[in-house]
Molecule: c-di-GMP-I riboswitch aptamer
Organism: Desulfotomaculaceae bacterium
RNA sequence: CAAAGCUAAGGGCAAACCUGCCUAAUGGUAGGGAACGCAAAGCCAUAGGGCCUAAAGUGCUAAUAAAAGCACUAUGAUAGCCUGGUUGCUGCA
Repeated sequence: CAAAGCUAAGGGCAAACCUGCCUAAUGGUAGGGAACGCAAAGCCAUAGGGCCUAAAGUGCUAAUAAAAGCACUAUGAUAGCCUGGUUGCUGCA
C1' cells in the first nucleotide's frame, strides 16, 4: 500500500407497525418506533440483471357506444434483491 473480516471500543443506520403529506400505483417523505436486522442497511437506478407497479398506450370481452373488466407494456419504483462502481470509522490475527 492492497485485499479480507474474527473480535473489541466509540458509535451509526432503522425493518415491521402507527399518524400526516405526495403519487394512478409500486413506492417516497416527515414524526413516532422498549427495534426485524445491517460492517457500509453511506451514495450511484445513464453499469448489468432481477423483482414490484400499470397512469398513459395497445389488444380483447364487443355490439352504434360509454363505464367496467382481462392481458401486454416502463418512460415509474426498488440501493434493506444480487452483481458492480465509489466514499468512509476502528483495534487486531